[in-house]
Annotation
Predicted 3D model of a 73-nucleotide RNA (transfer RNA) from Anaerovibrio sp. Its Rfam family is "tRNA". The family's RNA type in Rfam is transfer RNA. About the family: Transfer RNA (tRNA) molecules are approximately 80 nucleotides in length. NCBI's taxonomy places the organism under Bacteria, Bacillati, Bacillota, Selenomonadales, Anaerovibrio.
RNA sequence: GGGGGCGUAGCUCAGCUGGGAGAGCAUCUGCCUGGCAGGCAGGGGGUCAGGGGUUCAAGUCCCCUCGUCUCCA
Numbered sequence: 001g002g003g004g005g006c007g008u009a010g011c012u013c014a015g016c017u018g019g020g021a022g023a024g025c026a027u028c029u030g031c032c033u034g035g036c037a038g039g040c041a042g043g044g045g046g047u048c049a050g051g052g053g054u055u056c057a058a059g060u061c062c063c064c065u066c067g068u069c070u071c072c073a
Base pairs, nucleotide, nucleotide: 001072002071003070004069005068006067007066010025011024012023013022019056027043028042029041030040031039032038049065050064051063052062053061
């Protein structure tokens, strides 16, 4: 320098054929318990890596950039 994969909540990740942004863990509150641990119920938390484009509508499609992993040289 060229090819490919990945980037979504604090962490690990899902999100299908473009239309509701989600799960588990963590965290907060309440309850159970004398307390801890544990369990149960509920809540908060998002620049979907950044920018642009297409579209009525983009995490999803297209282009550029950045980061990371990998292959070739």
Model confidence (mean pLDDT): 81 of 100.
The sequence was found in a public genome assembly.